[in-house]
Context: one part of a larger RNA
Molecule: small-subunit ribosomal RNA, 5' domain
Organism: metagenome
Formats: sequence, C1' cells, structure tokens
RNA sequence: GAACGAACGCUGGCGGCGUGCCUAACACAUGCAAGUCGAGCGGGAAAGUUCCCUUCGGGGAGCGAGUACAGCGGCGAACGGGUGAGUAACACGUAGGUAACCUACCUAGGAGUCUGGGAUAACCUGUCGAAAGAUGGGCUAAUACCGGAUAAGACCACGAGGGCCUCGGCCCUUGAGGUAAAAGAUGGCCUCUGCAUGCAAGCUAUCACUCCCGGAUGGGCCUGCGCGCCAUUAGCUUGUUGGUGAGGUAACGGCUCACCAAGGCUUAGAUGGCUAGCUGGUCUUAGAGGAUGAUCGGCCACACUGGGACUGAGACACGGCCCAGACUCCUACGGGAGGCAGCAGUGGGGAAUUUUGCGCAAUGGGCGAAAGCCUGACGCAGCGACGCCGCGUGGGUGAUGAAGGCCUUCGGGUCGUAAAGCCCUGUCGGGAGGGAAGAAAUCUUGGUAGCCCAAUACGCUACUGACUUGACGGUACCUCCUAAGGAAGCACCGGCUAACUCCGUGCAGCAGCCGCGGUAAUACGGAGGGUGCGAGCGUUGUUC
Repeated sequence: GAACGAACGCUGGCGGCGUGCCUAACACAUGCAAGUCGAGCGGGAAAGUUCCCUUCGGGGAGCGAGUACAGCGGCGAACGGGUGAGUAACACGUAGGUAACCUACCUAGGAGUCUGGGAUAACCUGUCGAAAGAUGGGCUAAUACCGGAUAAGACCACGAGGGCCUCGGCCCUUGAGGUAAAAGAUGGCCUCUGCAUGCAAGCUAUCACUCCCGGAUGGGCCUGCGCGCCAUUAGCUUGUUGGUGAGGUAACGGCUCACCAAGGCUUAGAUGGCUAGCUGGUCUUAGAGGAUGAUCGGCCACACUGGGACUGAGACACGGCCCAGACUCCUACGGGAGGCAGCAGUGGGGAAUUUUGCGCAAUGGGCGAAAGCCUGACGCAGCGACGCCGCGUGGGUGAUGAAGGCCUUCGGGUCGUAAAGCCCUGUCGGGAGGGAAGAAAUCUUGGUAGCCCAAUACGCUACUGACUUGACGGUACCUCCUAAGGAAGCACCGGCUAACUCCGUGCAGCAGCCGCGGUAAUACGGAGGGUGCGAGCGUUGUUC
C1' cells in the first nucleotide's frame, strides 16, 4: 500500500447493488418448511336452511353434498433447504476404466393387455388403557393381493456355427428343454356383434398397465497422478497378504465364512500423533509465490449421541422406523412424547451478525388428464454505513478586507470572499397528481389446416384471434408545488510523513519505531491556524 463475512471509538443526509452467528455440531417455547390424485376404490357427515308430521319432548324428507372428513391404493417424500462435527481418505481435483454394474419418471422401436380367486382397512360391534394406543368378532371395494393361460423377445442350464479379444472372456445366428407378465379409468360413437329403444362386455380417442431392446439422465465400483504438519512418532499388520471353495451384492473384491500357504507395508517415511471438509475460486503480487476456501457453482460428509435394518428404481433415510444412551416434557407412577446443523424467533456463549414480515405474480419442483393444490426453494419487502458504487449538504457576486477569535515586533497579520448583503438554481428531502416493465402462458371459447377413426362425435397436433393472472406497489419513473431552507465529520500537524504558533503543566501524560516531558515543550492538555480523507474517519485484529 491492498484486502476483510470484521469488531470498537467519534460522527452520520439519500439511493442502487450486494452482504450479515467466523463463537456453543450449545439447548430450544410458538408458527410455518411435503404433499397431491375422487379421471384407481369403498364409505360418508354436520352446522344452517326449506317443507311435512307432532303427544310440542321431538320425528321425517329435500338442499347443504357425494361436499368436509378419515381409510385402502398410486406417485412424491432419496429432490429442494441447512451445517462442516467427522474425514489426511480414491474424500476431493484431474485423466481414464467397467469385457464387473444399476437407473423410477422421460424417450425411439417391438410384442402384448386373456381368464379366475380369496382377503382386508375404512364401517359396525365388543374388551383393555389416565393417555399414547392396543386387541377380538362381523361386513365390503379396487389400478391392493394371489392363481391359471399366452411369450415376439428376456432369463436358466445344454448343444452347433460365426465374429472380436486385454486370452479372463464378450457379441451375433441357431436347435431342443425349463422359468416369469399385465389393470384398468375417462370422453365419444353405433360401422361390425349382442340385446334390437338406446345402451353395452362392441368400436374408437386419450391416459394408464406388462415384457423386451435401445437412448437420455443420474449414480455405484476400480485405477494413474496430484492434494497438510511432526522422525523429539521407526517399525506396523492375523482377515493381516495370497490361494481354493462357498455365501452375499446391481456389480468386482477378505466384502463375509471354511480350509490351505506365510505372506503384505515401510526412511521414495509405513505405523502413530496433531490439524483440516475438498474444489472452481478469493485476497495479495510485476510475476513466481504466499495466504485463504464467507456469499455463488461442483463434489463429499452429517442430521440429539451410538448402532441397526425395513420400504423402495434409488436411503441405511434432517422434518420415517427399531434398539441403547444423555437431556427435556406429560403421567392416574403402570407407562408415554420429543429432536430448528429448514425459515423466522428465544435463551446462552461472544468483540460481534437481522423480521416470530408479504406472495406463490415470476423462475423452478411434487402430484394431477386438467382446473388446481402444496412449496420459509424462490421472488420480494424489513433491519444494520457491514462492503462497493453514485449523489447531495448549494451556485454566482460581494472589501468599510465588518464584527468576533487568535497571533503580534502594537505598525499590523490571519481566519477571509469566508460571513452578512444582492442575484440565482432546485439534485436529494417534504407535499400533490399521473403511473409502469417484469405477463408469457395455462384454462375457456372462436377460426384455419392436418392426423386418428366406420364417423361430418370425441380426441390429438400446428398456426392464428378473444378472455383471464402482479407479492413487490400506487413502488420505480414523469410532472407540478415548496424552499438555501432539513443534511459534516474524523484523524493528524518532532523525524519517518503533508501540515506551527500561543497558553497551561513541570507533574500529569504521549508513543508504530526513534523517542518526548526535570520552567519558553512545533512531541503532554487546551486554543487559534493548518494538512489529509470525507458520510465517513480513526483504532484494533488477520493475510499478502
């Protein structure tokens, strides 16, 4: 000199864009943060209101409404969001391998979607319990569950031929044998079939379902190289190192197990200890290098602490389950409930870090055919000079160089065109009026063309009209009014280092280094003046 997620002191007008628990991965009140689908399925209220009956207590029917609600089922909940504890490791970065693998939803292509069955929740009715909840009996549905059929292709074991090969295997064609599928829903229609009206088990469109082969996307595993400190850590290792066989996994493998062998690593630093998430980057620097890893992007790890599996395409799962532990809460003392390192917020710790805000309008995500619902992701607003950037606090004129302050050699000098006065301007602020972009769509509805089809229904696709949607926000911006009016401080002035005199003190104090102060201190304290920066200026801390 530069930088900062800064803090502290003094001061503080406005705006834009960023940014804000670096400490206790300490404990958490309260609210919200993951739901959705009735076009998969079976049930199914109430308040209120209208009417009828009434023994005036009440009863019934319609609407409310097939709504609310819970349940079965599907998809999602493994994303998104947080944190950095652990980890010195194939964790990360980079370059590869997988002939050792998986991939829901999406997508190109191919083949199908036939026929049966038994349950169960909800519901009704018991029992136990303070509660959380548990348990028995009875009924019922499905795109829930389970048989049978079929099998292009797939898988399993056996055989034949060909191609490739890292010689371990891989791929293709083919023979005969074995194994495994499926589910419907909604809209429309009458060409075919059935009843012969119109509807359907028929046809058709869309969505869904099953199997196979590809793609895409996302992952798993393996490898080369790179990636801290300590040798005042020198030896470490028994599933250890290798083999055979088996199990397990999506998959290779001591991953696990039985048996066999005795190996494996290491001064080119094993093992141990300490520290640490890694990276794109960031800061500094002429560069090389050094330091660092906030915000934003990628990867990893974790979710009260430790362990475990279940479900699932995917988890060993932050707002799931089980066990153990610590802590907190409820309890009828028998037993139960909980997990903010999600967004706000509270206590605590600390030098120190924000609102228990608005909205799904946009972007994105989940579900849904769609309307839509959910979304503390996100978009915005609020607070903080925490940072960067921009703007303002006025401009011109004005010499009796006013008054006043300070200094003085008492002549004067200086603050100083500075002020006052006069003439202007109107940024910001305040008031009034107008007032956005961010919105393109979806849906509905109209037109045109094409496709599907038995069909001029329906549906699908493309193009083109109309309608509809804004949290921010009456915000930005524009116009008018107002009036110099509301808006300057902080540090320094001995040398380094730009800037000097007076008074006080002789002690009190200053200080980054050298050093000042013991009676004229440009170094302490005050004043006048000056220098530097300026809504900031200094100090402290840290890095280069």